Predicted 3D model of a 72-nucleotide RNA (transfer RNA) from Ktedonosporobacter sp. The RNAcentral record of the sequence draws on ENA. Its mean pLDDT, the model's own confidence on a scale to 100, is 82. It matches the Rfam family "tRNA". Rfam describes the family as follows. Transfer RNA (tRNA) molecules are approximately 80 nucleotides in length. By type it is a transfer RNA. The source organism's lineage runs through Bacteria, Chloroflexota, Ktedonobacterales, Ktedonosporobacteraceae and Ktedonosporobacter.
RNA sequence: GGUAGCGUGGCGCAAUGGAAGCGCGAGCGCCUCUUAAGCGCGCGAUUGCAGGUUCGACUCCUGUCGCUACCA
Numbered sequence: 001g002g003u004a005g006c007g008u009g010g011c012g013c014a015a016u017g018g019a020a021g022c023g024c025g026a027g028c029g030c031c032u033c034u035u036a037a038g039c040g041c042g043c044g045a046u047u048g049c050a051g052g053u054u055c056g057a058c059u060c061c062u063g064u065c066g067c068u069a070c071c072a
Stems, first nucleotide, its partner, number of pairs: 001071007010024004018055001027041004048064005
């Protein structure tokens, strides 16, 4: 330098065109003599960034940044 994959809450991952959900963690509460475990509740995301297509984009297209792998 070229090609491909990936980038989504604090972390690990879903969602393949109808507008974002699960687990863990953190917070509060219940339970318990206390802690742990268990249970309940709500919070937490401008979907890497910027454009484009579409009535509608995490999803499709273009550019760009980062990481990884392969080729040179």